[in-house]
RNA sequence: GGGCAGCCAUCGCCGAGUCCCCGAAGCACCAGCGAGGGGAGCCGGGGACCCACAUGUCCCUGGGGUGAAUCGGCCCCCUUUCACGAGGGAGCCGUAGGAGACCUUCCUGCUCCGAACCCGUCAGCUAACCCGGUAGGCGAGAGGGAAGGAAAGG
Numbered sequence: 001g002g003g004c005a006g007c008c009a010u011c012g013c014c015g016a017g018u019c020c021c022c023g024a025a026g027c028a029c030c031a032g033c034g035a036g037g038g039g040a041g042c043c044g045g046g047g048a049c050c051c052a053c054a055u056g057u058c059c060c061u062g063g064g065g066u067g068a069a070u071c072g073g074c075c076c077c078c079u080u081u082c083a084c085g086a087g088g089g090a091g092c093c094g095u096a097g098g099a100g101a102c103c104u105u106c107c108u109g110c111u112c113c114g115a116a117c118c119c120g121u122c123a124g125c126u127a128a129c130c131c132g133g134u135a136g137g138c139g140a141g142a143g144g145g146a147a148g149g150a151a152a153g154g
Stems, first nucleotide, its partner, number of pairs: 010140005018040005026033002041134006051124001062122001063119004071094004076089005097113004102149007
């Protein structure tokens, strides 16, 4: 001097996931921590009129929600079949869409994501009304230009 890992602080990112109050047992005993509960804000679902949907035949197939996370192609393995075909699993390449350091919008680059879960045969929109959530996971110079704001400094 460089790389990797851990901890603390600061700043920040995805996301609705923030703030305030009460507070058992117990721990502490300066103060607090604390299961749980209440409220504000934010988020999601159910739920009228109106509107939307609505017809005939055959085959196959339940449908819906949160979320950016949809759709398509290629290809390998396993099971089954005489074969076609069918079912399951892994990977690759794209893609609708989405994210990235003061905030919003626009232009232009670069780097990423393009999952997972839930309801349970049931739900279009939807005023009143009703119900639920308020987690989790990450990062370390976060490109440039324009307009409007904000903040700081003078």